[in-house]
c-di-GMP-I riboswitch aptamer from a Desulfobulbaceae bacterium, 78 nucleotides, folded computationally. The coordinates come from a structure-prediction model, not an experiment, and the mean pLDDT is 86. It was read from a public genome assembly, where an Rfam model found it.

RNA sequence: UCUUCGAAAGAGCAAACCUAGGGCAAUCUAGGGACGCAAAGCCACGGGUCAGAACUUACUGAUAGCCGGGUUGCCGAA
Numbered sequence: 001u002c003u004u005c006g007a008a009a010g011a012g013c014a015a016a017c018c019u020a021g022g023g024c025a026a027u028c029u030a031g032g033g034a035c036g037c038a039a040a041g042c043c044a045c046g047g048g049u050c051a052g053a054a055c056u057u058a059c060u061g062a063u064a065g066c067c068g069g070g071u072u073g074c075c076g077a078a
Stems, first nucleotide, its partner, number of pairs: 006075001012037002017032006035065001041071003045068003048063005
């Protein structure tokens, strides 16, 4: 230095819910708020789940805090 693992320390993120706004909806954004999280950082590639106005025989979207995978990253005990 790298990989694996996850003690300590310093940081970080933010569920439900409430308010305001966007969206047909799933749900998203901001503020408040903390259930929790070693990637609860990012990516819709595969699977799952959810929604559906328009489109048209299937398609479009959402979910990364559902799982797998990819990729980047703080610290340095056993």